[in-house]
Order: sequence, then structure tokens, then C1' cells
RNA sequence: GCAUCCGUAGCUCAGCGGUAGAGAGAGCCGUUCCCAACGGUUUGGUCGCGGGUUCGAUCCCCGCCGGAUGCU
Repeated sequence: GCAUCCGUAGCUCAGCGGUAGAGAGAGCCGUUCCCAACGGUUUGGUCGCGGGUUCGAUCCCCGCCGGAUGCU
């Protein structure tokens, strides 16, 4: 330099056109003599950035930034 893939909650990841979810974490409550475990509840996000297409974009297209892998 070229090609492919990835970037979504503080973390690990779903969701691939109709205004975003789970797990785990954290706070509170219950249970216990106490802790752990367990149960309930609350808390979570300019979907990397900018533009385009569309009635509508996390999703499609282009550019840029960052990361991984391969090739020369």
C1' cells in the first nucleotide's frame, strides 16, 4: 500500500429499514445471627464521526477515525 471483518449501556454481546434489547455489573429491599447464594425492584446508550439514499437508517451507499486478520 491492497483486501476482508469489526466499532451498539462503564463490561460481554444481540438486533441488519419502522423512533434499541439481554446477560453480567452497580444501588435499594426481602431472606440470614452475619456473609455468600437466591428472589424482587431500580439504574442504564448523541448505535465511532461526517455526508448521501429513503416517508423513515443501528441496519443500505460514500468518505474519515480506531481495532483485528491476511497478502505484497

The RNA shown here (transfer RNA) has 72 nucleotides and comes from Microbacterium sp. RNAcentral holds the sequence, with entries from ENA and MGnify. Rfam family: tRNA. The prediction has a mean pLDDT of 82.